[in-house]
RNA sequence: GUCUUUGUAGCUCAAUGGGUAGAGCAUUUACCUUGUAAGUAAGAGGUUGUAGGUUCGAGUCCUACUAAAGGCA
Numbered sequence: 001g002u003c004u005u006u007g008u009a010g011c012u013c014a015a016u017g018g019g020u021a022g023a024g025c026a027u028u029u030a031c032c033u034u035g036u037a038a039g040u041a042a043g044a045g046g047u048u049g050u051a052g053g054u055u056c057g058a059g060u061c062c063u064a065c066u067a068a069a070g071g072c073a
Base pairs, nucleotide, nucleotide: 001072002071003070004069005068006067007066010025011024012023013022019056027043028042029041030040031039049065050064051063052062053061
């Protein structure tokens, strides 16, 4: 230089034909306990890497850029 893959909640990952963004762990509150842990219930937490485009509608499709990993040179 060029090609491929990946980027989604604090962490690990889903969403596989374009149709309201979810789970586990962690965290907060309540219950339980003499107290802690464990357990039960509820809640909060997201400009889906950035910027554009297509579409009634984009995490998903297209373009550029960016970060990481890998292949070739």

RNAcentral holds the sequence, with entries from ENA. A computed fold for a 73-nucleotide RNA from Petrosia ficiformis, annotated as transfer RNA. The coordinates come from a structure-prediction model, not an experiment, and the mean pLDDT is 81. Its Rfam family is "tRNA". The source organism's lineage runs through Eukaryota, Metazoa, Demospongiae, Petrosiidae and Petrosia.